The RNA shown here (SAM riboswitch aptamer (S box leader)) has 118 nucleotides and comes from uncultured Eubacterium sp. Its Rfam family is "SAM riboswitch aptamer (S box leader)". Rfam links the family to the GO term regulation of gene expression. Of the family's consensus pairs, 97% are formed in the model.
[in-house]
RNA sequence: CCUUAUCAAGAGCGGCGGAGGGACUAGGCCCUGCGAUGCCCGGCAACCUGUUUCGCGCCUCGUGCGCGGCGUAAGGUGCUACAUCCUACAGAGAGUGAUCGCUUUCUGAAAGAUGAGG
Numbered sequence: 001c002c003u004u005a006u007c008a009a010g011a012g013c014g015g016c017g018g019a020g021g022g023a024c025u026a027g028g029c030c031c032u033g034c035g036a037u038g039c040c041c042g043g044c045a046a047c048c049u050g051u052u053u054c055g056c057g058c059c060u061c062g063u064g065c066g067c068g069g070c071g072u073a074a075g076g077u078g079c080u081a082c083a084u085c086c087u088a089c090a091g092a093g094a095g096u097g098a099u100c101g102c103u104u105u106c107u108g109a110a111a112g113a114u115g116a117g118g
Stems, first nucleotide, its partner, number of pairs: 001118007012041001014040003020031003025088004042080003047076003050072002053069006059062001084111001089108008
């Protein structure tokens, strides 16, 4: 960089540390010396591997192989304020107004994050 799945659930009143932080740009809204972001520990989750069990299929009929479901959490990641904090682009609906506009709802896209494969 490409493909694909997911992104409104869940997760500490611990330790270190000491200034900004919520990806980038802009606007908004927030968090933060009642120590945030970060690191460690703890935790959450179940994407991949492993594993238990159940079902189905295959033939070389075995302590076999493959697929799927419910679990588990040992290994590899990930995550652990706010929807990916919200909006930005396109389409549709509603309200208001005066065709531009403003407010708002829904759907999709873009961008991004994470896993798996290339």